[in-house]
Description
Model confidence (mean pLDDT): 84 of 100. The RNA shown here (transfer RNA) has 71 nucleotides and comes from Candidatus Beckwithbacteria bacterium CG1_02_47_37. Rfam family: tRNA. By type it is a transfer RNA. Rfam links the family to the GO term triplet codon-amino acid adaptor activity. RNAcentral records the identical sequence in 4 taxa.
RNA sequence: GGGCCUGUAGCACAGCGGUAGUGCGCCGCAUUCGCAUUGCGGAAACGGGAGUUCGAUCCCCCCCAGGUCCA
Numbered sequence: 001g002g003g004c005c006u007g008u009a010g011c012a013c014a015g016c017g018g019u020a021g022u023g024c025g026c027c028g029c030a031u032u033c034g035c036a037u038u039g040c041g042g043a044a045a046c047g048g049g050a051g052u053u054c055g056a057u058c059c060c061c062c063c064c065a066g067g068u069c070c071a
Base pairs, nucleotide, nucleotide: 001070002069003068004067005066006065007064010024011023012022013021018054026042027041028040029039030038047063048062049061051059
């Protein structure tokens, strides 16, 4: 320098153009003498930019970061 893959909540991951979700974690309430467990509720996220589209996490292009292979 080039090819390919990945980037979504604190962490691990789903999500094939129309509502962003699951588990663990965190906060509150209930339960308990108290802790734990359990139940209910809540906060919190699409790497950045541009384009296509009525509408983009999703499609196209560029950039950034990580991984991998080639040179």